[in-house]
RNA sequence: GCGGAUAUGGCGUAAUUGGUAGCCGCGCUAGACUUAGGAUCUAGUGGUGAAAACCGUGGGGGUUCGAGUCCCCCUAUCCGCA
Numbered sequence: 001g002c003g004g005a006u007a008u009g010g011c012g013u014a015a016u017u018g019g020u021a022g023c024c025g026c027g028c029u030a031g032a033c034u035u036a037g038g039a040u041c042u043a044g045u046g047g048u049g050a051a052a053a054c055c056g057u058g059g060g061g062g063u064u065c066g067a068g069u070c071c072c073c074c075u076a077u078c079c080g081c082a
Stems, first nucleotide, its partner, number of pairs: 001081007010026003019065001027045006046055003058074005
């Protein structure tokens, strides 16, 4: 330099192939249990905000009534070729 793959909560992953983004697990927080801890059980857990609300799938554009998903450019990581 050329080609390919990947990028989604704090972490790992799912999203039925364009139709409500947050599934499942881990972790974390609070409570119960315990002398205490662990284990177990219950509830909660994306961001900003007092709330209403707004924003959010690596970054920027495009197509579309509608994009995590399709198209273009860029960035990062990994693989292959030279």